Predicted 3D model of a 74-nucleotide RNA (transfer RNA) from a Candidatus Campbellbacteria bacterium.
Its Rfam family is "tRNA". By type it is a transfer RNA. Rfam links the family to the GO term triplet codon-amino acid adaptor activity.
It was read from a public genome assembly.
The organism belongs to Candidatus Campbelliibacteriota, within Bacteria.

RNA sequence: GUCGGGGUAGCUCAGAUGGUUAGAGCGCAGCACUCAUAACGCUGAGGUCGUGAGUUCAAUCCUCACCCUCGACA
Numbered sequence: 001g002u003c004g005g006g007g008u009a010g011c012u013c014a015g016a017u018g019g020u021u022a023g024a025g026c027g028c029a030g031c032a033c034u035c036a037u038a039a040c041g042c043u044g045a046g047g048u049c050g051u052g053a054g055u056u057c058a059a060u061c062c063u064c065a066c067c068c069u070c071g072a073c074a
Stems, first nucleotide, its partner, number of pairs: 001073007010026004019057001028044004050066005
């Protein structure tokens, strides 16, 4: 340099054909339980969906450019 995968919560990842609340597990906080701790249970906080632009009535999702990361080829 060329081609391809990925970027969504603190971490690991889902997310339908563009549509009306963006989710799970782990972690964190609180409550309950216990003599106490852990585990189990209940509740909660936490997201500019990598950045910018475009298309659209409407974009995490489509298009373009860029950034980061992983891989293949050179």